[in-house]
RNA sequence: CGCGUGCUCCGGGGUCGGUGCAAUUCCGAGCCGGCGGUGACAGUCCGCGACCCGCACGUCCCAGGACGUGCGGUUGAACCGGUGGGAUUCCGGUACCGACGGUGAAAGUCCGGAUGGGAGGUGCACGCG
Numbered sequence: 001c002g003c004g005u006g007c008u009c010c011g012g013g014g015u016c017g018g019u020g021c022a023a024u025u026c027c028g029a030g031c032c033g034g035c036g037g038u039g040a041c042a043g044u045c046c047g048c049g050a051c052c053c054g055c056a057c058g059u060c061c062c063a064g065g066a067c068g069u070g071c072g073g074u075u076g077a078a079c080c081g082g083u084g085g086g087a088u089u090c091c092g093g094u095a096c097c098g099a100c101g102g103u104g105a106a107a108g109u110c111c112g113g114a115u116g117g118g119a120g121g122u123g124c125a126c127g128c129g
Stems, first nucleotide, its partner, number of pairs: 001129007009121002015029004030109002032098002034048004043096002052073009078094005100112003
C1' cells in the first nucleotide's frame, strides 16, 4: 500500500404577518435542500437511499395481519449569459420542484410512522499478500 473479515461511532433541514368562527394548509413575504459521482464546488446532470406498489421465501400470529430478506416496478424540478483548458456544479440574471396519513380551512415548512430505517461516511482491530 492492496484485499478480506469484524467492531465502534456518525448519518435531514425549513416561519412570520394578514384575512377569517376556524388556516404555520388560503393570501403576502420568507426559509429549507440526504448520499455517491461528475476535468471546478449540484435540491433541478448521472446514480443511490427512504416513502409507495408487486412477487418469492422466512418468522410471529386464533383468524385477519405484522415484520425481515431478496428481486422487480413507480418515484419532482433549469434555463440564459459571463469567466475558464474544463462548470446545466462557480459568478450574474430569471425560474422551477418537493411522497404518504392526519389536522373546526386545502401543508416541502405543523403533527405522525420516526428514540425507526438508510444511501453512505469515520475510526480501530485481526488475517492474507